[in-house]
RNA sequence: GGAGGCACCGAGGUGAUCGCUGGCGUCGUGAGACGCGGGAGGAAAGUCCGAGCUCCACAGGGCAGGGUGCUGGCUAACGGCCAGUCGGGGCGACCCGAAGGAAAGUGCCACAGAAAACAAACCGCCGUCCUCGGGCGGCAAGGGUGAAAAGGUGCGGUAAGAGCGCACCGCCCCCUCGGUGACGAGGGGGGCACGGCAAACCCCACCCGGAGCAAGACCACGCAGGGGGCGCGUUGCCCGCGCGAUGCCCCCGGGUUGGUUGCUCGAGCCCGCCGGCAACGACGGGCCUAGAGGAAUGAUCACCGGGCGGGAGACCGCCUCACAGAACUCGGCUUACCGAUGCCUCCGGCG
RNA sequence: GGGGACGUAGUCCAAUGGGAAGACACCGCGCCCGCAACGCGGUGAUGAGGGUUCGAUUCCCUCCGUCUCCA
Repeated sequence: GGAGGCACCGAGGUGAUCGCUGGCGUCGUGAGACGCGGGAGGAAAGUCCGAGCUCCACAGGGCAGGGUGCUGGCUAACGGCCAGUCGGGGCGACCCGAAGGAAAGUGCCACAGAAAACAAACCGCCGUCCUCGGGCGGCAAGGGUGAAAAGGUGCGGUAAGAGCGCACCGCCCCCUCGGUGACGAGGGGGGCACGGCAAACCCCACCCGGAGCAAGACCACGCAGGGGGCGCGUUGCCCGCGCGAUGCCCCCGGGUUGGUUGCUCGAGCCCGCCGGCAACGACGGGCCUAGAGGAAUGAUCACCGGGCGGGAGACCGCCUCACAGAACUCGGCUUACCGAUGCCUCCGGCG
Repeated sequence: GGGGACGUAGUCCAAUGGGAAGACACCGCGCCCGCAACGCGGUGAUGAGGGUUCGAUUCCCUCCGUCUCCA
């Protein structure tokens, strides 16, 4: 100097003034006023996964459908995370991988090419016959086509060739050892059968009931005592279960567009220590950290700091910055982002 | 806030994983005294990025956008 990994921060800090919102307290019949302290994020986003919670049979069986896909672990769970295996990339630190099965079956492989997997032979090589250009037979090594051509390299062998034979590599089967396992190491056997695609259908293993806080519960207001259905019960079908059978069920139509609750203490956060390589877990201590509802979290000024531009300089001018903004709540992933900090490591150059 | 569907020329739409077709519009030429109609020819597209595959509008993932339903 360049690069890799991990962790952490991110309206710059302080003060003042004016506002907004909800909590508590005081005053006030009330509307409200005053005081105190609280008030966006690492992604609050996309809604891509997984859960809690609520309702429907606390949710049952089968089919269909969907998802995941190397191994072991973590977790409430996961398509997440950690550790490893194998494959690929990088000189390296390290990074990436939807990574089961193509000898269960079906399907596809356009064009080109002889042939796209049943098999087959365009040029060619070899043998033989004959009217010298072909016929018949052998071969699949070479050429050519293609994204892909029926194990690869070498030696032998042959009329020419070919796993035809042999050595090594690859492939398949078996055994031993190590490992929880994926797998690795070693040995033996088989001339080789088995092209690719499963983010094609499918097979195998495992998982999944549906809907979502506009779920759901309660109060108030208001319309109508109307029309239709015979079944309905938040799954496409069957079973089972429950409820109801003229209604206090369902749909349409009409009406209300008010309030309360769910609503923030939770698989919560921080610190220490122990177990574990780690993800994570156990224990102890401490803390309470937004709850709005057409929807608050804002604005101005001063000082300090920072950045940008101009200038030789003193200095001057501008900006206070990116992405973005809670809406039931968590665990992840993905995407967006001006910047800032710490630690470890690799490569190169110089001393 | 939550659920669902869909993105192909300027517009409306097709397309088993194998040359992105058609209609209207636009441009040029022809026809006509001129315009329209008509005839011939042409330009122009798979929302963006990545992956699987020999090959992607199609299959998969992530973003972007549009429409729609739920009190």
Predicted 3D model of RNase P RNA and transfer RNA as a complex of 422 nucleotides. It holds a member of the Rfam family "Bacterial RNase P class A". About the family: Ribonuclease P (RNase P) is a ubiquitous endoribonuclease, found in archaea, bacteria and eukarya as well as chloroplasts and mitochondria. It is annotated as a ribozyme.